[in-house]
RNA sequence: GCCCGGGUGGUGUAACUGGUAGCCACGCGAGACUUAAAAUUUCGUAGCCGUAAGGCUGUGCGGGUUCGAUCCCCGCCCUGGGCA
Numbered sequence: 001g002c003c004c005g006g007g008u009g010g011u012g013u014a015a016c017u018g019g020u021a022g023c024c025a026c027g028c029g030a031g032a033c034u035u036a037a038a039a040u041u042u043c044g045u046a047g048c049c050g051u052a053a054g055g056c057u058g059u060g061c062g063g064g065u066u067c068g069a070u071c072c073c074c075g076c077c078c079u080g081g082g083c084a
Stems, first nucleotide, its partner, number of pairs: 001083007010026003019067001027045006046057004060076005
């Protein structure tokens, strides 16, 4: 230098050809159970603003296409592998 894969919550992953981003597991917080704890179980768990209702932003970064992008296109960064 060329080719291929990956980058999504706190972590690991899913979202099949564009249509409400967050499935599943782990972790964490709160409750139940217990004398207490473990185990089990229920609920919650992206960020910012707000007393609240709610609002805005968010899939590595920056652009583009589109009514609409994790998904398509261009450039770049990081990472794993292959070729020279």
The RNA shown here (transfer RNA) has 84 nucleotides and comes from a Patescibacteria group bacterium.
The source organism's lineage runs through Bacteria and Bacteria candidate phyla.
It matches the Rfam family "tRNA". The family's RNA type in Rfam is transfer RNA.